[in-house]
RNA sequence: GCUGAUGCAGCACAAGGGGAGUGCAGCUGAUCUGUAAUCAGCAGGUUGUAAGUUCGAUUCUUAUCAUCAGCU
Numbered sequence: 001g002c003u004g005a006u007g008c009a010g011c012a013c014a015a016g017g018g019g020a021g022u023g024c025a026g027c028u029g030a031u032c033u034g035u036a037a038u039c040a041g042c043a044g045g046u047u048g049u050a051a052g053u054u055c056g057a058u059u060c061u062u063a064u065c066a067u068c069a070g071c072u
Stems, first nucleotide, its partner, number of pairs: 001071007010024004018055001026042005048064005
């Protein structure tokens, strides 16, 4: 220098056009002799950034940034 992959909640990851969810972690309550176990509930997100397409974008396109891998 070229190519590809990934980027989403504190962490690990889903959702592949119709307003984003799961597990763990966190908070509150219940249960219990007691608990780090169990149950119920709550909160937490400008979906890396900027444009474009679209009635509508996490999703499609372009550029860019970061990380990783490959080639030279």
Predicted 3D model of a 72-nucleotide RNA (transfer RNA) from an Oscillospiraceae bacterium.
Its Rfam family is "tRNA". It is annotated as a transfer RNA.
The prediction has a mean pLDDT of 81.